[in-house]
RNA sequence: GGCCGGGCCCGGUGCACGGGCGGCCCGUGAACCUGGUCAGAGCCUGACCGCAGCAGCCAUAAGCGGUCUCCGUCCGGGGUAUCGGCCACCUGGCCGGC
Numbered sequence: 001g002g003c004c005g006g007g008c009c010c011g012g013u014g015c016a017c018g019g020g021c022g023g024c025c026c027g028u029g030a031a032c033c034u035g036g037u038c039a040g041a042g043c044c045u046g047a048c049c050g051c052a053g054c055a056g057c058c059a060u061a062a063g064c065g066g067u068c069u070c071c072g073u074c075c076g077g078g079g080u081a082u083c084g085g086c087c088a089c090c091u092g093g094c095c096g097g098c
Stems, first nucleotide, its partner, number of pairs: 001095007009085007017076007025066004034059004042051002
C1' cells in the first nucleotide's frame, strides 16, 4: 500500500421489555320509559280459566369499578437479532513493497 473481516456511527424489520387505549373476564348496575317470573291488589267470568301488571326476585343495557393472565392496536428508545448503508476513525488476518 492492496484485499477481506469486525467494531464505532446511521437507517429498516422482527422479537423481548415498558407505557397508553380497546377487547375478553369478574363485580356493580334501570321506581317507571329492558326482558323473565310475577305475591298483593286490579280487570273479566255465574264459575273455572284468562288478561294486563306494581313491588320483590332473577338476568342484563348504557355507565362505573377491578384484575394476575390472554388477544388486538398505538407509542417509546435503553435491550437483542438480522438486513442494508457508511470507509473518517479503531482493530484482526492474508499478500506485496521499502
Molecule: Bacterial small signal recognition particle RNA
Organism: uncultured Planctomycetota bacterium